[in-house]
């Protein structure tokens, strides 16, 4: 890094260190000296793996592994499509919903 697959409406500190800047990219809106991003350390959750139970594919419980996540739906929208509404017949604009499509993680193959 590239494939396939499963999730992405919930959850999670009034702690330490540390000093400028982050929220993938673009737009837009936010968060940040009332200390961000970061590492510690607590925390959540159960995707793998474990460990019990049930007759078992599987399901449910537990949580010391191995990742994860711990500001806003993946903050929203970025591409199609339906439905409505405003202008007005060509578009534009907006508002909901669908799908894709990018991102993000596990888990397995190159």
């Nucleotide at each position: 890094c590239u494939c396939u697959u499963a999730u992405c409406a919930a959850g999670a500190g009034u702690g330490g260190c540390g000093g400028a800047g982050g929220g993938a990219c673009u737009g837009g809106c936010c968060c940040u000296a009332u200390g961000a991003u970061g590492c510690c350390c607590g925390g959540c959750a159960a995707c793998c793996g474990a460990u019990a139970g049930c007759a078992a594919a599987g399901c449910u419980a537990u949580a010391a592994g191995g990742u994860g996540c711990u500001a806003a739906u993946u903050c929203c929208a970025g591409c199609a499509g339906a439905a409505c509404c405003u202008u007005a017949c060509u578009u534009a604009g907006g508002u909901u919903c669908u799908g894709a499509g990018a991102g993000a993680u596990g888990a397995g193959a190159g």
The RNA shown here (SAM riboswitch aptamer (S box leader)) has 110 nucleotides and comes from Desulfosporosinus acidiphilus. NCBI's taxonomy places the organism under Bacteria, Clostridia, Eubacteriales, Desulfitobacteriaceae, Desulfosporosinus. The coordinates come from a structure-prediction model, not an experiment, and the mean pLDDT is 82. Rfam family: SAM riboswitch aptamer (S box leader). Gene Ontology term of the family: regulation of gene expression. From the family's description: The SAM riboswitch is found upstream of a number of genes which code for proteins involved in methionine or cysteine biosynthesis in Gram-positive bacteria.